[in-house]
RNA sequence: CCAAGUCAAGGCGAUGGAGUUCGCCAUAACCGCCCCGGUUGCCGGGGCCGAUGACUCCUACCUCCCA
Numbered sequence: 001c002c003a004a005g006u007c008a009a010g011g012c013g014a015u016g017g018a019g020u021u022c023g024c025c026a027u028a029a030c031c032g033c034c035c036c037g038g039u040u041g042c043c044g045g046g047g048c049c050g051a052u053g054a055c056u057c058c059u060a061c062c063u064c065c066c067a
Base pairs, nucleotide, nucleotide: 010025011024012023013022016058017057018056019055020054021053032048033047034046035045036044037043038042
């Protein structure tokens, strides 16, 4: 430069990134749990736990040991 082919594909799963996989969603999916109290379909206080939905790796955090 020319010709041909295709019509995308995404988002979410309580704290970061990547791979694999599962589930869910487009009117959305999703936004943790327990106890107590209250003016009770919400609010306030206290406590527990994890960087995963699940597996693996990296990073951050925590504990122990060594140099």
A computed fold for a 67-nucleotide RNA from a Pseudomonadota bacterium, annotated as Fluoride riboswitch aptamer (crcB RNA motif).
Lineage of the source: Bacteria > Pseudomonadati > Pseudomonadota.
The model forms 100% of the base pairs in the Rfam consensus.
Its mean pLDDT, the model's own confidence on a scale to 100, is 75.